[in-house]
């Protein structure tokens, strides 16, 4: 220094232009004499700045961090 890959909720993953999904966790309630387990409700995320489009997680550009090759 040059080429690729990853970044999504506290953690782990999925989604590939049109209402952001699930697990686990968290909280609240129901269940039980009490935990545990089960249940229903509810909070909570797209690395970051740009541009393209009616609309961007997505397509494109830069950039941050991390990880594999190459010199």
């Nucleotide at each position: 220094g040059c080429g690729g890959g990853a970044u999504u909720a506290g953690u782990u993953g999925a989604g590939u232009g049109g209402u952001u999904c699930a697990a686990u966790g968290c909280a609240a309630c129901c269940u039980u004499c009490c935990c545990a387990a089960g249940g229903u409700u509810g909070a909570g995320a797209c690395g970051c700045g740009g541009g393209u489009u009616c609309a961007a997680u997505u397509c494109c550009c830069g950039u941050a961090u991390c990880c594999c090759g190459c010199u």